[in-house]
Molecule: c-di-GMP-I riboswitch aptamer
Organism: Sulfurovum sp.
């Protein structure tokens, strides 16, 4: 000092649910509330989910003549408390 670690200590954060606002819509802000988290700070780089659109195919059942709805593509955003990557910090007992 670095790794581990989260025993101590000083603290952080803030699910799910309400409120209000914004958004097409996933969701996000901000107040309340505590389920959990040793980075549950920050970053959308890769995967995964998810929402929107566009186009062509495709899919059960109903409508009934055009579309809805399923799937696959592409394109645009969510989602970091979904899993990895990069970056930053608290404090040290064995």
């Nucleotide at each position: 000092u670095a790794a581990g670690c989260g025993c101590a200590u000083a603290g952080c954060u803030a699910a799910a649910c309400u409120a209000u606002u914004c958004g097409c819509g996933a969701g996000a802000a901000u107040a309340g509330g505590a389920c959990a988290g040793a980075a549950a700070g920050c970053u959308a780089c890769g995967g995964g989910u998810c929402u929107u659109c566009u186009c062509u195919a495709u899919u059960a059942a109903g409508c009934a003549u055009a579309g809805c709805c399923u799937u696959a593509a592409g394109a645009a955003g969510a989602u970091a408390g979904c899993c990895g990557g990069g970056u930053u910090g608290c404090a040290u007992a064995a």